Predicted 3D model of a 547-nucleotide part of an RNA (small-subunit ribosomal RNA, 5' domain) from a metagenome.
Model confidence (mean pLDDT): 82 of 100.
[in-house]
Context: one part of a larger RNA
RNA sequence: GAACGAACACUGGCGGCGUGGAUUAGGCAUGCAAGUCGAACGGGAAAGCUCCCUUCGGGGAGUGAGUAUAGUGGCGAACGGGUGAGUAACGCGUGGGAAACCUACCCUUCAGCGGGGGAUAACAGGCCUAACGGCCUGCUAAUACCGCAUACGUCCCCUGGAUCGCAUGGUUCAGGGAAGAAAGAUGGCCUCUCCUUGGAAGCUGUUACUGAAGGAUGGUCCCGCGUCCCAUUAGCUUGUUGGUAGGGUAAUGGCCUACCAAGGCGACGAUGGGUAGCCGGCCUGAGAGGGUGUCCGGCCACACUGGGACUGAGAUACGGCCCAGACUCCUACGGGAGGCAGCAGUCGAGAAGUUUCGGCAAUGGGCGAAAGCCUGACCGAGCGACGCCGCGUGAGCGAUUGAAGGCCCUAUGGGUUGUAAAGCUCUGUCAGAUUGGGAAGAAAACUUCAGGAUUAAUACCCCUGAAGCUUGACGGUACCAUCAGAGGAAGCACCGGCUAACUCCGUGCCAGCAGCCGCGGUAAUACGGAGGGUGCAAGCGUUGUUC
Numbered sequence: 001g002a003a004c005g006a007a008c009a010c011u012g013g014c015g016g017c018g019u020g021g022a023u024u025a026g027g028c029a030u031g032c033a034a035g036u037c038g039a040a041c042g043g044g045a046a047a048g049c050u051c052c053c054u055u056c057g058g059g060g061a062g063u064g065a066g067u068a069u070a071g072u073g074g075c076g077a078a079c080g081g082g083u084g085a086g087u088a089a090c091g092c093g094u095g096g097g098a099a100a101c102c103u104a105c106c107c108u109u110c111a112g113c114g115g116g117g118g119a120u121a122a123c124a125g126g127c128c129u130a131a132c133g134g135c136c137u138g139c140u141a142a143u144a145c146c147g148c149a150u151a152c153g154u155c156c157c158c159u160g161g162a163u164c165g166c167a168u169g170g171u172u173c174a175g176g177g178a179a180g181a182a183a184g185a186u187g188g189c190c191u192c193u194c195c196u197u198g199g200a201a202g203c204u205g206u207u208a209c210u211g212a213a214g215g216a217u218g219g220u221c222c223c224g225c226g227u228c229c230c231a232u233u234a235g236c237u238u239g240u241u242g243g244u245a246g247g248g249u250a251a252u253g254g255c256c257u258a259c260c261a262a263g264g265c266g267a268c269g270a271u272g273g274g275u276a277g278c279c280g281g282c283c284u285g286a287g288a289g290g291g292u293g294u295c296c297g298g299c300c301a302c303a304c305u306g307g308g309a310c311u312g313a314g315a316u317a318c319g320g321c322c323c324a325g326a327c328u329c330c331u332a333c334g335g336g337a338g339g340c341a342g343c344a345g346u347c348g349a350g351a352a353g354u355u356u357c358g359g360c361a362a363u364g365g366g367c368g369a370a371a372g373c374c375u376g377a378c379c380g381a382g383c384g385a386c387g388c389c390g391c392g393u394g395a396g397c398g399a400u401u402g403a404a405g406g407c408c409c410u411a412u413g414g415g416u417u418g419u420a421a422a423g424c425u426c427u428g429u430c431a432g433a434u435u436g437g438g439a440a441g442a443a444a445a446c447u448u449c450a451g452g453a454u455u456a457a458u459a460c461c462c463c464u465g466a467a468g469c470u471u472g473a474c475g476g477u478a479c480c481a482u483c484a485g486a487g488g489a490a491g492c493a494c495c496g497g498c499u500a501a502c503u504c505c506g507u508g509c510c511a512g513c514a515g516c517c518g519c520g521g522u523a524a525u526a527c528g529g530a531g532g533g534u535g536c537a538a539g540c541g542u543u544g545u546u547c
Base pairs, nucleotide, nucleotide: 001547002546003545004544006543007542008541010539013391014390015389016388017387018386019384020383026347027346028345030344031343032342035075036074037073040072041071043069048063049062050061051060052059053058082302083301084300091227092226093225094224095223096222097221098220101219102218106215107214108213109212110211111210112209114148116146117145123138124137125136126135127134128133154179156177157176158175159174160173161172162171163170164169184207185206186205187204188203189202193200194199195198228274229273230272235265236264237263240262241261242260243259244258245257246256247255277299278298279297280296281292282291283290284289304325305324306323307322308321327338328337329336330335355381357380358379359378363377364375365374366373367372394426395425396424397423405417406416407415408414409413430488432483433482435481436480437479441474446468447467448466449465450464451463452462491536492535493534494533495532496517497516498515502531503530504529505528506527512519513518
């Protein structure tokens, strides 16, 4: 000098963009943060309104409405969001490999979707319990569950061939055998079949479902190289190192087990200890390098502490389950409930870090055919000079009266503050305000029409185009115009040298200053005050840390 997630002192006008719990991965009141689908399924309300009856207490019918919706079922909840405790490791970075692998939803292609069965929640009745919750009996549905049939692919076994590879081996063709699937929902129509206005088990569209191949996306595993300090850590290791066989996994492998062998690592630093999430980046520096990993992005790990599996395409699962522990809460003392390192907020410790805000309008995500619902992701607003950037606090003229006052001197005078003020002439940024106008961010979805495609079809669905109708939290904000009026807006540090800037008074090795050198013991440009000056400026200094 530069930088900072900074803090502290003094001071403080406005705006934009960023940024804001680094310490106790300490404890948490309260609210919200993951739901959705009635076009999978069986049930199926209420309020309100109308009418009827009434012993005036009430009862019934219709509508509300097959609406709301608890339950079964499906998909999601493994994403998104937080934190950095642990981890010196194939964790991360980089470059390769998987002929050793998986991948729901999505896309393309091929094949199929036949025919049956038994339950169960909801519900009803009864019972236990303080609560959480649970038990018994009876009824019922499905895209829930379970057999059977069928099998283009697929998997397994057998036989034969072709071809390729760095090894294990891969790919592919033909034949034979064996195993194993499925689910419907909804819209439209009458060409065919059946009953004949019309409807259906018929036709057709959309979607869902099953098997398989390929793709895409996401993941898993392996390897080369790189990745802090201590040798005042020198030896470490028995599933240890390798083999055989088996188990397990999506898959290789001591990953696990049995047996066999006795190996494996290490001064090119093993083992042990300490510290630490890693990277893109960021800071500094001419660079080399040094430091750092906050915000944003990628990867990893964790979710009160430790352990465990279940479900599932995917978790060994932050707002799931089980066990143990610590802690908090409820209790009828028998037993239960909980997990903010999600967004706000609170206490604590601390030098120290914000609102218990608005909205799903946009972007993105989940579910749904869609309308839509949910979304503390996100978009916005609020608070903090915490940072960067921009603007303002006025501009011009104004001295033969350089005003008054202050300060200084060689003192009836002079110098300086100082064109500074006053005064005159203007301007109108920002703030303000009486007022008026007023965005972009919005394209879709939806409705209607036209064309195309499909079809038996002028339905429906899909594609394209046109028209219409709407949808904004921010926000009556930004911005523009108008009004008024210099009015409301300057401080902080320093002035001995380094280092830009000097005098007076007070003090008298005292009080004090100080980054280094050093000042102060009676004329201190170094202490304290004043005047003046210098430097920065809505900041300025100090402290801390890095280069």